[in-house]
A computed fold for a 353-nucleotide part of an RNA from a metagenome, annotated as large-subunit ribosomal RNA, domain IV.
The prediction has a mean pLDDT of 87.
The RNAcentral record of the full RNA draws on SILVA.
Its Rfam family is "Bacterial large subunit ribosomal RNA".
Context: one part of a larger RNA
RNA sequence: CCCAUCCUAAGGAACUCGGCAAAAUUCUACCGUAACUUCGGGAGAAGGUAGGCCGGCAAUCGUGAUGAGCUUCGCGCUCUAAGCGUUUGUUGGUUGCAGAGAAUCGGGGGUAGCGACUGUUUACCAAAAACACAGGACUCUGCGAAGUCGGAAGACGACGUAUAGGGUCUGAUGCCUGCCCGGUGCUGGAAGGUUAAGGGGAGAUGUCAGUCGCAAGACAAAGCAUCGAACCGAAGCCCCAGUAAACGGCGGCCGUAACGAUAACGGUCCUAAGGUAGCGAAAUUCCUUGUCGGUAAGUUCCGACCUGCACGAAUGGCAUAACGACUUCCCCACUGUCUCGGGAUGGGACUCA
Repeated sequence: CCCAUCCUAAGGAACUCGGCAAAAUUCUACCGUAACUUCGGGAGAAGGUAGGCCGGCAAUCGUGAUGAGCUUCGCGCUCUAAGCGUUUGUUGGUUGCAGAGAAUCGGGGGUAGCGACUGUUUACCAAAAACACAGGACUCUGCGAAGUCGGAAGACGACGUAUAGGGUCUGAUGCCUGCCCGGUGCUGGAAGGUUAAGGGGAGAUGUCAGUCGCAAGACAAAGCAUCGAACCGAAGCCCCAGUAAACGGCGGCCGUAACGAUAACGGUCCUAAGGUAGCGAAAUUCCUUGUCGGUAAGUUCCGACCUGCACGAAUGGCAUAACGACUUCCCCACUGUCUCGGGAUGGGACUCA
């Protein structure tokens, strides 16, 4: 010097990213307990008092000697109730620094965020605000159901039947959930446009009996073969509607009130429609340590303001009791975290063998 277990004057978080670690609290009985609340909770809230041992007295419960009465004479029944023991209460005494004498054995309170809750998760760096959840909504499915696995048979769904089953989103509860269907998707529609295979076959070409020709060659019926126009051909797409708890979206400029400032008001351009309620420097605010208040002092925190770079309503909005090894800030208690060190014990390191 390192590790482990302890002690420490005065101070008491000044330490530090952060009270990390440690200390403190800790049991039983009694007293007493706030805001808030979904009336269940919160709550062991908080805070306080008592606790050993030895007597006295009282009560409780257990056992039940003795005595008395009755007797069907039994190891019977009833009454009485001593003694001893149990558990409490009360009143005295007594002792130590200390009586839940050791050990086991909650620190507490306030504030805000997120998630309602109990649960689940990255086996071996993440336990959470992530996942799930009860509840809510949309949508598909009429039963040989939809959906899923399989080439199929077949199976699950389900020996179920729309109060059922599948898919998607949201996530207890309370108050609510605004406007936009132009785009994309889905659903419905069928008049018109477009449109495949196929049907259709105008027409064209090849071949060729034959005809003409002195010849070269020309023409060419039927048949066979090839190409092939018009026309008839569904769904889909175009088109017409509906639908946002479907994917999604939810403006700009200028002027105006008798100080100034601001603009209930007006004008204009654009859009499918221009963000409603609620919330707001927020797990979202760049400028920003915004401004004001809380502190002696506050880049974090809480309450306000609104100028929302770039909140906003089931990609849910805002509240919310209870809950949380979650995150933030403050206070009480407590302490070697610190001022700032010191000491004890054990084991290493170190020296020698």